[in-house]
Context: one part of a larger RNA
This record gives sequence, structure tokens and C1' cells, in this order.
RNA sequence: GGGUAAACGCUGGCGGCGCGCCUAAUGCAUGCAAGUCGAGCGAUAUGGACGGCUUCGGCCGUCCGGACAGCGGCGAACGGCUGAGUAACGCGUGAGUAACCUGCCUUCUGGUGGGGUAAAACCUCGAGAAAUUGAGGCUAAUACCGCACGAGAUCCCCAGGCCCUGGCUUGGGGAGGAAAGUCCCGAGCAAUCGGGAUGCCAGAGGAGGGGCUCGCGUCCUAUCAGGUAGUUGGUGGGGUAACGGCCUACCAAGCCGAUGACGGGUAGCUGGUCUGAGAGGAUGGCCAGCCAGAGGGGGACUGAGACACGGCCCCCACUCCUACGGGAGGCAGCAGCAGGGAAUCUUGGGCAAUGGGCGAAAGCCUGACCCAGCGACGCCGCGUGGGGGAAGAAGGCCCUCGGGUCGUAAACCCCUUUUCCGGGGGAAGAGUAAGGACGGUACCCCGGGAAUAAGCCCCGGCUAACUACGUGCCAGCAGCCGCGGUAACACGUAGGGGGCAAGCGUUACCC
Repeated sequence: GGGUAAACGCUGGCGGCGCGCCUAAUGCAUGCAAGUCGAGCGAUAUGGACGGCUUCGGCCGUCCGGACAGCGGCGAACGGCUGAGUAACGCGUGAGUAACCUGCCUUCUGGUGGGGUAAAACCUCGAGAAAUUGAGGCUAAUACCGCACGAGAUCCCCAGGCCCUGGCUUGGGGAGGAAAGUCCCGAGCAAUCGGGAUGCCAGAGGAGGGGCUCGCGUCCUAUCAGGUAGUUGGUGGGGUAACGGCCUACCAAGCCGAUGACGGGUAGCUGGUCUGAGAGGAUGGCCAGCCAGAGGGGGACUGAGACACGGCCCCCACUCCUACGGGAGGCAGCAGCAGGGAAUCUUGGGCAAUGGGCGAAAGCCUGACCCAGCGACGCCGCGUGGGGGAAGAAGGCCCUCGGGUCGUAAACCCCUUUUCCGGGGGAAGAGUAAGGACGGUACCCCGGGAAUAAGCCCCGGCUAACUACGUGCCAGCAGCCGCGGUAACACGUAGGGGGCAAGCGUUACCC
């Protein structure tokens, strides 16, 4: 000198764009943050139409619409937060997978036949303070279970070709083995039939996503020198989507290490960012990619995908409810509270846009997101007026008492209106007729009036800027050298001056 997620002191007019718990991965009141589909299914509160019955209160049946709840499907593994742990194939980079998986989307091939069963909802009865729950009975489905056909896929045996870890492919034999409907249009009294759409099953590819393996790179410490028993390898078996000591039984005795094993400390990694002429050093906040975590620890279930933040089970700590028998909970989501701290925001608006989930769609949900609010926290821009105006008012300060200086500075005259205040108009952002949270905002026009707007630090040398008074090694200053003990340019005040400016200084940290 530059930089910062800064803080502190004094000061503070406006706008744009950013950023805003670095500490306690401490504890959390309250609200919201993941639902959706009736074009999968049964029932029902309720509304309407029609028909029937009626004691005129209403009841029953059919059809249409239709909420809460339920069965079922998809989503909930994304998105959002945090950085505790991790020195590791975690990350970065390059390769491998003949050792692998992949819902939705997409290209293509073939199929979608015929049956059965249960359990919610509902009804009846019961237990419990509650959370919740037991028994019996009824029922639908794209829920569940058999049967049939079955090219192909999979597995086994035999033979062959290309290949070379379990890859591709040809022929023969064998095993085992799938599915679901719904909506619209037309015809028909209906059953049903025809067409279309969308689903469902099996298989082969694609895209995108992921798992696993390897080379290289990735902080300090030797005042850590030896470490290791599933340890290292093999065989059989198990397990996984998949290789593997991943797991297990047996066998062998290996394996790693001064090119630093093992241990200890510290730390999420990267694209990048800051600095620097560069080499390098430092750093990893916002944004983006990857990883890891969800009160601490462990576990599996479901599923294409989790060992799952707003799912389940167990243990622990803590908080809450309780009728003492037993239960409920997890903000490192958005806001907000307490606490800690030098220190870090609103319990705001909207789904209008972008994106996501579900749905055929209308649409619903979305604290993702888009906006607004607060904070000079940062960067950038603008303003606090412009011109004229005395050999120079008053006043302050200094003085050799002559004067000098603040100083064209002010007053005063002329002008302007960025900004401000008041009034009027008023968007783009919306691919589509409508629909805009922001927002009566930006912007435009008119009116008013110099009005609403300057401070902070410094002035001994380094280092730009000097006098007076007060003080008297006191009070104090100070980054270093050093100032202060009676004339202090170094302390305090004033005048003057220098620097920067809505900021200026100080402190901390990095180069």
C1' cells in the first nucleotide's frame, strides 16, 4: 500500500448492486417450510334432479356434483440448512469397470388371457387420563395371491466363432418364469362391440444419474520409530447391483515402515478469492461442484434410489404432559426467543416470474424462489449549491500595536433545482385472451423553495500541516525514535493549517 462476512469510537443526506451468528453442531415458545391424484377404489356428511312411499316430520331408490377421513399410486432420497466429524480414494485431476445399478424421460420389439383372497374405511362391542388400541362382522380396486401362454431375458449342460477376468454371438437340450386397468367418442335398452388416449408386463438400446477400483496431487509434528491378529495371502462358503478379508470356517505367516508406517495436533476439499512484477504466500465467507452431518450413539425397514433433517426401532442426555399405569419431542429449514459473544436482520408480501412435486387437465402444494423490511457492513454513483461580491464588515486568533489572518469566506445581488416536499400521469417484467407480490415502485410532467443534508483524523521526525495560552516528570501522549521536571510546534484548549470525506479514525487478521 492492498484486502476483510469485521468490530469499536465520533459522525451521518440519497440511490443502485451485493453481503449480514466467524462465538454455543448450545437449548428452543409460536406459526409456516411436502404434498398431490376422484381420469386407480369403496363408502359417506352434504347439494341438486327424477321416481316411489308417507303419520306431511320425512324416508327409500337411481343419476349428477362433492368435503374431511380411508385403501391404492407417485413424490417425500429433490429442493433448503450446517461444517461437527473427516489427513481419507474425502476432495482435485486423469483413467478403468470383461466386476455393476438406474424410478420418471426417450427409441424400438412382443404381450396385456382366465380366476381367487384379504384387510382398512364402515358397523357392533370393549380397554385407556391421554397417546393410542383389542375383538367380532361386511366390502372395492391399478392392493394382494395362484393358474395359463410365453418369443426374448436369466440359469445349467453340450458344441462352435470373434474376443479375452463374468464381453459379443450361433446351434441343440433342460429348468424356472409376467401383466391392470381407467377415461373419451360412436353404436346398442342393456350386456357388450368398434375406434382413440393413457396406463400395465417382458425384453433390447439411449440420455441423464449413481456405485466400485486405480495412477498422481493434498497441513504441522521424530520431544510419535516401530506398527499390525481379520492383521497379509490362499481355499471353500456366505453376502452385495457389483469386485473385494466385506463376513465366516480352515490353511499358510505374512503385510506396512526414515520415499516417515504407527501415534499426536490441526482442518471439510475444490472452482476460486486476497496479495504479489512474478515465483510464491495466505485463504476457502457469498455463488457453483463434491463430501459429511441432522440432540449423542447404534440399527435396519420400505423403496429404482436412504441406512433417510421435518420416517421407524433401541440405548443415553435433556425438555414437556400425566389420572403415576404410561406417553410426547428434536429449527445445522424460514422467521423468531433465550444464552454465549466485540458482533451479525423481519415471528413481512407473493406464488406474478424461474424451478420443483402430483395431476389428462383445471389446478393444488412449494419460507426453493421472486420481492419488500432492518444494518454506511462493503463497492459504486450523486448531493449538501452556481456566478458575482471589499485592499477586505462584525467577530475570533496572533501581533513588534504599525498590522496580519480566518477571507470572496459571510452579508448582499443574480441564477439553478440534482436532492427534498406537494400534486398529476404511470410501466416493462406476461411466450396466452385473462392474470404483477414488487408497486402507485421505477420513470415522466407540473408546482414550491438555497431550501432538507459535513464530518472525522492529524499537524516533533518518519509524514503533508504552527502559533498562543494552560500545565510543570503532574495531568497526560506514544506505531518506532521518544515528549512532559516554568517560555512544550510532541500533553490539554483555542485560532490557523494539512488529509480524507458520508464517512473518518482505531483495533484484529492476511499478503
Predicted 3D model of a 511-nucleotide part of an RNA (small-subunit ribosomal RNA, 5' domain) from an uncultured bacterium. Its mean pLDDT, the model's own confidence on a scale to 100, is 86. The full RNA is in RNAcentral, with records from ENA, Greengenes and SILVA. Rfam family: Bacterial small subunit ribosomal RNA. The family has 99 seed sequences and 42,628 matches in Rfam 15.1.